[in-house]
Context: one part of a larger RNA
RNA sequence: UGACGGGGGCCCGCACAAGCGGUGGAGCAUGUGGUUUAAUUCGACGCAACGCGAAGAACCUUACCCAGGCUCGAACGGUAACUGACAUCCUACGAAAGUAGGCUCCCGCAAGGGCAGUUAUCGAGGUGCUGCAUGGCUGUCGUCAGCUCGUGUCGUGAGAUGUUGGGUUAAGUCCCGCAACGAGCGCAACCCUUAUUGCCAGUUGCCAUCAUUCAGUUGGGCACUCUGGCGAAACUGCCCCGGAUAACGGGGAGGAAGGUGGGGAUGACGUCAAGUCCUCAUGGCCUUUAUGUCCAGGGCUACACACGUGCUACAAUGGUCGGUACAAACCGUCGCAAACCCGUGAGGGGGAGCCAAUCGGAAAAAGCCGGCCCCAGUUCGGAUCGGAGUCUGCAACUCGACUCCGUGAAGCUGGAAUCGCUAGUAAUCGCAGAUCAGCACGCUGCGGUGAAUACGUUCCCGGGCCUUGUACA
Repeated sequence: UGACGGGGGCCCGCACAAGCGGUGGAGCAUGUGGUUUAAUUCGACGCAACGCGAAGAACCUUACCCAGGCUCGAACGGUAACUGACAUCCUACGAAAGUAGGCUCCCGCAAGGGCAGUUAUCGAGGUGCUGCAUGGCUGUCGUCAGCUCGUGUCGUGAGAUGUUGGGUUAAGUCCCGCAACGAGCGCAACCCUUAUUGCCAGUUGCCAUCAUUCAGUUGGGCACUCUGGCGAAACUGCCCCGGAUAACGGGGAGGAAGGUGGGGAUGACGUCAAGUCCUCAUGGCCUUUAUGUCCAGGGCUACACACGUGCUACAAUGGUCGGUACAAACCGUCGCAAACCCGUGAGGGGGAGCCAAUCGGAAAAAGCCGGCCCCAGUUCGGAUCGGAGUCUGCAACUCGACUCCGUGAAGCUGGAAUCGCUAGUAAUCGCAGAUCAGCACGCUGCGGUGAAUACGUUCCCGGGCCUUGUACA
């Protein structure tokens, strides 16, 4: 100087407390361990591994296993020699890959050139090992308020001071003081979005007035809604009180918004030899008729069991049937697909329109109105199994999703323990997108309905500052 303490002081955080909803019990989905297996490819392991890499394992992917092939090789370049073919096509074998045979180039008079192949050779290839040799990228402490430097001063020195102190703040934020005076990286602001409004613009959007229609459908209009570009607006600016007259704090006015308005992007010096050699790059090592490469099938989907994360429930604030209302965001030409017809349905036929403020996906759902159920393992719950189908795709046996009929399991609110959340949040309800031929209870977004509670900081956990002890570095 740090680190540590079941030392002290001050302070903060859904850290506790106060509340609301869960997990832990059930069934299923998914990841992991274990076991099994020819293989069940590999990585990730407290927080910070376990719906993680994977934003989509039937083949492919694919790295694993078994079987069959190739060896300048699956791709590309250089040089030399040779051939006029290789390939396509045809035949045989074969599961395919491939092997063998047949057919046998182009331009040019020629020289030669082009093209392709074979052979030789120089460069190959490796998701093989080492993340404890590395770059790059990422997680985490933590959006925590810290981490340092120049000069000066103090100390023999390591170092100290500044950065400590008194207040204050979300903040090393600001004020005051001070052997310090300044500065840098962080904080904040500048950026995006949301909340209000002015101007400009008015189609594909909108409709107050006029006419018209089944319908903003058409004429008309651009006021309103909306769209999207430029501006305005919030700064403790104003008032009162407290305070050192300061920083600042409390209250109030005005205002769409008030003291960082809400949300996002943004992650200091560093820590964990944290993660990744399987994104990529790369040193070293290993491999070279195989640890490379092609192909068929299988596996990654196994199942006594254990754990994590979710979904659906156990019901009446509910289930079911009928009617009816209101979104936002997003996607669409290898596409989205309307009306209409067929089917109980998944879906099929059909193909208008749309490169989309124009057409389509599109029905929002919870909600509201009415009927039934009457507390039961039920009109709750839907696992499992049987049968019949639909769709995608070369192909749904291993191993897809969905539909219909039948079947109707466990489950009556879950032990010890444990998680999330402070407001348009939790809870609850649906919608869209990426990946994608097909496949979503996952993920990323979007809106609808919309709470309760916070006395307080003694305690648990994590963190910041000062101080103290230390046989630790």
Model confidence (mean pLDDT): 83 of 100. A computed fold for a 473-nucleotide part of an RNA from an uncultured Terriglobales bacterium, annotated as small-subunit ribosomal RNA, 3' major domain.